[in-house]
Context: one part of a larger RNA
RNA sequence: GACGAACGCUGGCGGCGUGCUUAACACAUGCAAGUGGAGCGACGAACCGGGGCUUGCCCCGGGGCAGAGCCGCGAACGGGUGAGUAACACGUGGGUCACCUGCCUCGAUGACCGGGACAACCCGUCGAAAGACGGGCUAAUACCGGAUGUGCACUUAGGUGGAAAGGUAGCUUCGGCUUCCGCAUCGAGAUGGGCCCGCGGCGCAUUAGCUUGUUGGUGGGGUAAAGGCCUACCAAGGCGACGAUGCGUAGCUGGUCUGAGAGGACGAUCAGCCACACUGGGACUGAGACACGGCCCAGACUCCUACGGGAGGCAGCAGUGGGGAAUCUUGCGCAAUGCGCGAAAGCGUGACGCAGCAACGCCGCGUGGGGGAAGAAGGCCUUCGGGUUGUAAACCUCUUUCAGUUGGGACGAAGCUUCUGCGGUGAAUAGCCGUAUGGAGUGACGGUACCUUCACAAGAAGCUCCGGCUAACUACGUGCCAGCAGCCGCGGUAAUACGUAGGGAGCAAGCGUUGUCC
Numbered sequence: 001g002a003c004g005a006a007c008g009c010u011g012g013c014g015g016c017g018u019g020c021u022u023a024a025c026a027c028a029u030g031c032a033a034g035u036g037g038a039g040c041g042a043c044g045a046a047c048c049g050g051g052g053c054u055u056g057c058c059c060c061g062g063g064g065c066a067g068a069g070c071c072g073c074g075a076a077c078g079g080g081u082g083a084g085u086a087a088c089a090c091g092u093g094g095g096u097c098a099c100c101u102g103c104c105u106c107g108a109u110g111a112c113c114g115g116g117a118c119a120a121c122c123c124g125u126c127g128a129a130a131g132a133c134g135g136g137c138u139a140a141u142a143c144c145g146g147a148u149g150u151g152c153a154c155u156u157a158g159g160u161g162g163a164a165a166g167g168u169a170g171c172u173u174c175g176g177c178u179u180c181c182g183c184a185u186c187g188a189g190a191u192g193g194g195c196c197c198g199c200g201g202c203g204c205a206u207u208a209g210c211u212u213g214u215u216g217g218u219g220g221g222g223u224a225a226a227g228g229c230c231u232a233c234c235a236a237g238g239c240g241a242c243g244a245u246g247c248g249u250a251g252c253u254g255g256u257c258u259g260a261g262a263g264g265a266c267g268a269u270c271a272g273c274c275a276c277a278c279u280g281g282g283a284c285u286g287a288g289a290c291a292c293g294g295c296c297c298a299g300a301c302u303c304c305u306a307c308g309g310g311a312g313g314c315a316g317c318a319g320u321g322g323g324g325a326a327u328c329u330u331g332c333g334c335a336a337u338g339c340g341c342g343a344a345a346g347c348g349u350g351a352c353g354c355a356g357c358a359a360c361g362c363c364g365c366g367u368g369g370g371g372g373a374a375g376a377a378g379g380c381c382u383u384c385g386g387g388u389u390g391u392a393a394a395c396c397u398c399u400u401u402c403a404g405u406u407g408g409g410a411c412g413a414a415g416c417u418u419c420u421g422c423g424g425u426g427a428a429u430a431g432c433c434g435u436a437u438g439g440a441g442u443g444a445c446g447g448u449a450c451c452u453u454c455a456c457a458a459g460a461a462g463c464u465c466c467g468g469c470u471a472a473c474u475a476c477g478u479g480c481c482a483g484c485a486g487c488c489g490c491g492g493u494a495a496u497a498c499g500u501a502g503g504g505a506g507c508a509a510g511c512g513u514u515g516u517c518c
Stems, first nucleotide, its partner, number of pairs: 001517003005514005012365006018358002020323001025321003029318003034073003039070002047062006080276003090200007099193002104189007112146004121136006152161003166181002169178003202248003209239003214236008251273004255266004278299005301312004329355001331354003337351001338349004368398004378389004402459001404454001407451002412445001415442005420436006462507005467488003473502005483490002
């Protein structure tokens, strides 16, 4: 000098940050991932129209709320933690003629003909529950078959294999046409990843030898992909004092702290990468996972039970217990930024934006300004003359920051949504795009920031030190006691070193102490 600090005394305000470093200990409760009716079938509440009318109900037709189901996309992102890992994990520079890539962009081509189911629903059975089973009906952008094949894959170069789905709106001569959103195949791009390599970054040699899928080859398998990645056979290799192997420690980096630098130490917040998700193992789905809030198995623990059997995983946000010197609210909002879904309106979002708590840190402001005595009182010291506290106070005068009071009151929304008018594109009064001093709506923070009114010096100073280092001295008490102390050292009867008082020095809403690093 620095700190994610803690402890002691003290404490007025604001801005911006930061806040379990310990038990990757266990968790009550709520929330943290949904969305699409313009993919689908049922059920169908308001409301509207018509009819019957017993006057408050019934029927028919529109209309479509809400909650389930099938289906699509998302759930692999975002958020948390640092246990493990000394490793191509990370950083940096390359390789991939050894690879993949949903959504997005561009280009080319195509979307023809058919089929059978399963949920929901109805009926029934079992079970305490979780739930399970049987029978029957049904739709689709769900599933399956055939056709076609621009291109694509394989190929013995003859050939073989292999795709699709519709929906909304408008017009209609009801044949269809068009817009937009989708679907299928191929190619290119973009983005994101997989794999491989050179170099770099801890300690111990009181760890010296290590290795059998081990090192290489051939055949085969496997993967998106090279490869002992796996397997059979063959050979006997491979690494190591330029430190193998073993043990200990540790997430890595941009950076942070310190230092003139070189260097040293560290890796909180923020950003990139990695790893993990009660512990261990495994795969499924998918463009992508071996998947924090998915599945299966085993284990430990907790809970429910009718004892037959079931349920759970906060290292998400709050919050609880425990551990600890020590670390916050079971808050508000999707208004903004971003993300998911949707044609859109919109919905969701403990990401995020805000608020709350804490002097934990940095920065800023205030606790008043001017005048006022050869100098009150009181305190302390005294050589008893006086000195000092001290312009300090009182007193006079001025101002009102901040806090308090009154009234007004944002930016963040120049956006977005919707309506209306106009213009462009179109065959079009669909759609889409643009536009308007146009209308309406939209802010958690928040009646906050800011401005303003009023009143009063009014509400706002402490902490450590005073022997030397080191700025700052006297008196009394104590008497090697009580005590102090970072080092040297003080204290045994005049202690500037202990305790108290007066005075002084330093810093200041803080000041000291402890711990750690330079």
Predicted 3D model of a 518-nucleotide part of an RNA (small-subunit ribosomal RNA, 5' domain) from an uncultured bacterium. Rfam family: Bacterial small subunit ribosomal RNA.